[in-house]
Molecule: SAM riboswitch aptamer (S box leader)
Organism: Cyclobacteriaceae bacterium
C1' cells in the first nucleotide's frame, strides 16, 4: 500500500514553539482562526479496538471489570449537502402511475485488528 471485519448522532484540555490558515478529496454551503489557524513538543484527559491482569464460565466461544502496555482521539453528527430509495409517514398537486421532504441505505473518509 491492498483486502476483510467492526465502529463512527457519545466522550475528552492546558502550556511552549510557530505565524495564517483550518474543517480528508471535488463542488456548493456553513463554521473555526491575531482573544493566535495548520504544524512540532511536553503534560493532562477521553475512550475501551488490541495485549495484559481480574473474573463469570470452567471445552471452545462469549458477557463483565480494570486501564499497566500498543494505537487512536480531545469544535460543530464523518460540520451539512451532492449517490440510491418501493411500502409506511409528512407537504403540495395538473391526483391513486406525480413532485418534494423525512426515515432508511450505499459510497467516500477515519480508527482498530487480522491477513498479505
Nucleotide at each position: 500500500g491492498u483486502u476483510u471485519u467492526a465502529u463512527a448522532c457519545a466522550g475528552a484540555a492546558g502550556a511552549a514553539g510557530g505565524g495564517a490558515g483550518a474543517g480528508a478529496a471535488u463542488a456548493g454551503g456553513c463554521u473555526c482562526g491575531a482573544u493566535g489557524a495548520a504544524c512540532u513538543u511536553c503534560u493532562a484527559g477521553c475512550a475501551a479496538c488490541c495485549u495484559g491482569u481480574c473474573g463469570c464460565c470452567a471445552c471452545c466461544a462469549g458477557a463483565g471489570a480494570u486501564a499497566a502496555g500498543g494505537u487512536g482521539c480531545u469544535a460543530a453528527c464523518u460540520c451539512c449537502u451532492a449517490c440510491c430509495u418501493a411500502a409506511c409517514c409528512c407537504c403540495g398537486g395538473u391526483a391513486u402511475u406525480c413532485g418534494g421532504g423525512a426515515c432508511g441505505g450505499a459510497g467516500c473518509u477515519a480508527u482498530a485488528a487480522a491477513a498479505u